[in-house]
Context: one part of a larger RNA
RNA sequence: CUGGGCGUAAAGGGUCCGCAGGGGGCCUGCCACGCCCGCCGUGAAAUUUCAGGGCUCAACCCUGAACGUGCGGCGGGUACGGGCGGGCUGGAGUGCAGGAUGGGCAGACGGAAUUCCAGGUGUAGCGGUGGAAUGCGUAGAUAUCAGGUGGAACACCGAUGGCGAAGGCGGUCUGCUGGCACAUUACUGACCCUCAUGGACGAAAGCGUGGGUAGCAAACAGGAUUAGAUACCCUGGUAGUCCACGCUGUAAACUUUGAGAACUAGAUAUGGUGGGGCUGGCCCCCUCCGUGUCCCAGCUAACGCGAUAAGUUCUCCGCCUGGGGAGUACGGCCGCAAGGCUAAAACUC
Repeated sequence: CUGGGCGUAAAGGGUCCGCAGGGGGCCUGCCACGCCCGCCGUGAAAUUUCAGGGCUCAACCCUGAACGUGCGGCGGGUACGGGCGGGCUGGAGUGCAGGAUGGGCAGACGGAAUUCCAGGUGUAGCGGUGGAAUGCGUAGAUAUCAGGUGGAACACCGAUGGCGAAGGCGGUCUGCUGGCACAUUACUGACCCUCAUGGACGAAAGCGUGGGUAGCAAACAGGAUUAGAUACCCUGGUAGUCCACGCUGUAAACUUUGAGAACUAGAUAUGGUGGGGCUGGCCCCCUCCGUGUCCCAGCUAACGCGAUAAGUUCUCCGCCUGGGGAGUACGGCCGCAAGGCUAAAACUC
């Protein structure tokens, strides 16, 4: 490189945007670059193939013919690909009316609970466990009542449910803002798909500066357990968890299933939408979009997938090539660091 593959065997990039590149709807005119046909030239000789001939044969040699897939020129063709021009509306997009939504950002507010503070009542225990102890408490704890402070998270609703590209998003209200589906038709007229490099976003932990700290809690300390116990259990407890700004750029970032398009039996539940029916309701039917479950064909090594495909096809990207060594070393790039990205070999089975 070819071939074969990527749900679970090795293999889908964490996600999106997007330049180059690759691919690209229907009708039509022109061109003739690709493409096709014909002719001409060239394609040295030797070699090769065929026919004939010469050394007694053969190897070898000689003569003739063929071949020489290519290149150039001329003439012709125009289906397909391409270029230029014209048109179209089904792809894509825009507008009009309502709609669903924990999508994002900022601000304000609310109640429950825990801790702490001060006070009242009140007295000897509380707490914790398998059982205990450390711990707290006569300097008045625990319990209880009313009050105050502060931080963090938002019970019920809540779902097998919704939204978002992914990470992710849940008290209430307000402001700003993104995306989405359906319906009516009006408009633009291929404006599209994918995307190496690149850019942006990206849980948790971690890092820098400043703030904050109620609860929880790595580290740490003590008490237990145990042969030991650097653990599991208990009492404490600092980073951290929270906020602002900046960095990090990873994950079982998982549907372990890239994106887009078309086609291919059904059943049922559910969210949104529009329409229809009727007995006007907690009702039924249908359309489109989304989210689930079961299943035909088909696929699959099996498990299973099955219109949200892992079925049947097309376009583009990423990735795999025995196990270990190793996602390591070296180098380069990035980072404050931790480290990240890229990524071998010897050797060995």
The prediction has a mean pLDDT of 89. Small-subunit ribosomal RNA, central domain from an uncultured bacterium, 349 nucleotides, folded computationally. The full RNA is in RNAcentral, with records from ENA.